This is a predicted structure of a 474-nucleotide part of an RNA (small-subunit ribosomal RNA, 3' major domain) from an uncultured bacterium. It matches the Rfam family "Bacterial small subunit ribosomal RNA".
[in-house]
Context: one part of a larger RNA
């Protein structure tokens, strides 16, 4: 100097506290580990692995396994030689790649040009090493920090600047000071959102004027409003009390739409874990070359005494059930969304008009009213099983979803222990996207609706910062 201590002082975080839903018991659904297994491909493993890569495993996807094919090889580039084939159709064999036959079947400006075989030279390889590497990610941590010149101190290691006294979210800032000064973090600048001006009205809107209808911005027609999308504004402790050198703090102040970083995102310094990836990718070296490459049918990745992990659905009355009405926001759409019409309980399926879309189409539930159920394993609960279907797709056995009917397990609020969250947040409640032929999605990401409680405080738990002390560690 660092790092450590169940030393110390000071500070800070949904760390505790004080509130609210959960998990840990049930079923399921998924990820894991463990068995199994011909095969269950392969990474990820406290925190920082486990609905994690996988934003879509029936073939395909794929790498794993049985079995059958091929060897300049499934994809390209290039030398030389040969030949006219390649291709399509058809027949035969075959699980299929494929392999046998038959027809048909090259252009030319003669330089070749396309193509296939043969032989060369370069192939391929999700084989290994992330302790050879780039790249990129995670974490610590959106913590306040890491440092540098040049002066000065020290034999030197190194200190000092960066301590110290207030003060901030913050090495922020002010004040002191053998320092002065910068650099890379902090904040600003960028994007959303809250407010008004300003400009522009199509396909958004409808005050007021008019036409029309059982009814509808339908229609003329406005630019007032909504609302889109460009533009400049607005917030700075700027005013005001009060404390205080000041930096600044404190007021249910004023005025403001917003008040002291107004919310929200992006945005992660110097490093740390030889931390994660050779299977996105790129790359060295080592390994295979009739096989660790390739094609292809078939299975497995979907197993199941079992333990964990995240998660959905519930145990009901603030509640099911069944009629009956009302309000979004973000997003997608042509091999696509799919208005309406008819059939079907229904999944849907037959017609069919608009929309490449502020124009068409998809667009809520929860609440609300009313009505019945009356505390029961029930009208709760909705596994699980049987039987009839529908939809994609060459194909639903293994192994899709989704319907209708029968069936109706376990659960009656969970032990030690444990998790998130400080406001439009937490519960709670639909709706959308990507991935996609379909879909095991209850998951990822987004969207709005409805809308709590409680924080006295820093003494204890965890983890961080910054100054001091001890240290047989470095």
């Nucleotide at each position: 100097u660092g790092a450590c201590g169940g030393g110390g002082g000071c500070c800070c975080g949904c760390a505790c506290a004080a509130g609210c839903g959960g998990a840990g018991g049930a079923a399921c659904a998924u990820g894991u580990g463990g068995u199994u297994u011909a095969a269950u491909u392969c990474g990820a493993u406290g925190a920082u692995a486990c609905g994690c890569g996988a934003g879509g495993a029936a073939c395909c996807u794929u790498a794993c396994c049985c079995g059958g094919g091929c060897u300049u090889g499934a994809a390209c580039g290039u030398g030389a030689g040969a030949c006219g084939a390649a291709u399509a159709u058809a027949u035969a064999a075959g699980a299929g790649a494929u392999u046998a036959u038959a027809u048909a079947g090259c252009c030319u400006u003669c330089g070749g040009g396309c193509g296939u075989c043969u032989u060369g030279c370069g192939a391929g390889g999700u084989g290994c090493u992330g302790c050879a590497u780039g790249g990129u990610u995670g974490u610590c941590g959106u913590c306040a920090g890491c440092u540098c010149g040049u002066g000065c101190c020290g034999u030197g290691a190194g200190g000092u600047g960066u301590u110290a006294g207030g003060u901030u979210a913050a090495g922020u800032c002010c004040u002191g000071c053998a320092a002065c000064g910068a650099g890379c973090g902090c904040a600003a600048c960028c994007c959303c959102u809250a407010c008004a001006c300003u400009u522009a009205g199509u396909u958004g809107c409808c005050a007021g004027c008019a036409u029309g209808u059982c009814a509808u911005g339908a229609u003329g027609g406005g630019g007032a409003c909504u609302c889109u999308a460009g533009g400049a504004g607005a917030a700075c402790u700027g005013c005001c009390u009060a404390c205080g050198c000041a930096a600044g703090u404190a007021g249910a102040g004023a005025g403001g739409a917003a008040g002291g970083u107004g919310g929200g995102g992006a945005u992660g310094a110097c490093g740390u874990c030889a931390a994660a990836u050779c299977a996105g990718c790129a790359c060295g070296g080592c390994c295979c070359u009739u096989a660790u490459g390739u094609c292809c049918g078939g299975g497995g990745c979907u197993a199941c005494a079992c333990a964990c992990g995240u998660g959905c659905u519930a145990c009901a009355a603030u509640g099911g059930u069944a009629u009956g009405u009302a309000c979004a926001g973000a997003g997608g759409g042509c091999a696509g969304c799919c208005a309406c019409c008819u059939g079907g309980u229904g999944a849907c399926a037959g017609g069919g008009a608009g929309c490449a879309a502020a124009u068409c189409c998809u667009c809520a539930a929860a609440a609300c009213a009313u009505a019945u159920c009356u505390c029961a394993g029930u009208u709760c609960g909705g596994a699980u099983u049987g039987g009839a279907g529908u939809c994609u797709g060459u194909a639903a056995c293994u192994c899709g979803a989704c319907u209708c009917u029968a069936u109706g397990a376990a659960g009656u609020c969970g032990g030690a222990u444990u998790c998130g969250c400080u406001a439009g947040u937490a519960a709670u409640c639909g709706c959308g996207c990507a991935u996609c032929a379909g879909c095991c999605a209850u998951g990822g990401c987004g969207c709005g609706g409805u809308g709590a409680a409680u924080a006295c405080g820093u003494u204890c738990c965890c983890g961080g910062g910054c100054c001091u002390u001890g240290u047989a560690c470095a």